[in-house]
Context: one part of a larger RNA
RNA sequence: CUGGGCGUAAAGCGCACGUAGGCGGCUUUGUAAGUUAGAGGUGAAAGCCCGGGGCUCAACCCCGGAAUAGCCUUUAAGACUGCAUCGCUUGAACACGGGAGAGGUGAGUGGAAUUCCGAGUGUAGAGGUGAAAUUCGUAGAUAUUCGGAAGAACACCAGUGGCGAAGGCGGCUCACUGGACCGUUGUUGACGCUGAGGUGCGAAAGCGUGGGGAGCAAACAGGAUUAGAUACCCUGGUAGUCCACACUGUAAACGAUGAUUACUCGAUGUUGGCGAUACACAGCCAGCGUCUUAGCAAAAGCGAUAAGUAAUCCACCUGGGGAGUACGCCGGCAACGGUGAAACUC
Repeated sequence: CUGGGCGUAAAGCGCACGUAGGCGGCUUUGUAAGUUAGAGGUGAAAGCCCGGGGCUCAACCCCGGAAUAGCCUUUAAGACUGCAUCGCUUGAACACGGGAGAGGUGAGUGGAAUUCCGAGUGUAGAGGUGAAAUUCGUAGAUAUUCGGAAGAACACCAGUGGCGAAGGCGGCUCACUGGACCGUUGUUGACGCUGAGGUGCGAAAGCGUGGGGAGCAAACAGGAUUAGAUACCCUGGUAGUCCACACUGUAAACGAUGAUUACUCGAUGUUGGCGAUACACAGCCAGCGUCUUAGCAAAAGCGAUAAGUAAUCCACCUGGGGAGUACGCCGGCAACGGUGAAACUC
């Protein structure tokens, strides 16, 4: 260097954008860098290989031949790649017309519930459990009615429903705003794909400053349970959970399945749209599911949303433990994160 892999055995970066690079649609002409062919030069000798020969053989030695990656010069070819160039429209993008959606940000607003406060009624219990107790209550609790305050979350609708790159997104209204999809065909004319570094986004927990604090609840306290009980159960309860700004940058960040493109048997449910329209069916496009043929797979299974058949690009893997540790470096306020060994051992 070549060869093998990556859903579950080791292995897909959490996700995206994008630099370099790699790869790239149909077509005309030119060029001749790559490419191919011919010729010439070089490619020391020895060695290897082949054919002979010499030491009695062999090792060894001698002679001849062949071979030699590559490099240089030159002639030619012009398919393919490159470069330049005339064009094209199918890839891509844009325009126009539509409907769908918990997509995002900000502001406003609503009812139910919960807790607390005030007042009324009312009296001895309430609460909690397997059973209890801690706890609350005659200073009037629990229950119930009215009034008020606060914060957080949005029952039903709700759906193997929808949207988003992922994380994720759910009361209602408004403003601003991103993306996808469908249709007409109109415009540009390859403007594309991937993407080392890089940049941004990134649940929960955690951290900083300032607010907020109803409920819940790490820590903590008490009551139980138990041989013990630093737990499970109960009564309390602080960080936190919420908001603003800033940081952290990790998750079984999972479909444990990278992105893009093409092709490949059917069935069925569902969402959005088109179409004809009074509606529905059939049909088409785009998604989300289920079953399955071939094929694939170690199997279970996957099966047009592939783990099938191919192509391009990137990431990653190479026995278990030691270890995602040590050291160094980078990042971070810290917590810690990123990168990431070895000895030794089986």

Annotation:
The part of an RNA shown here (small-subunit ribosomal RNA, central domain) has 346 nucleotides and comes from a metagenome. The full RNA is in RNAcentral, with records from SILVA.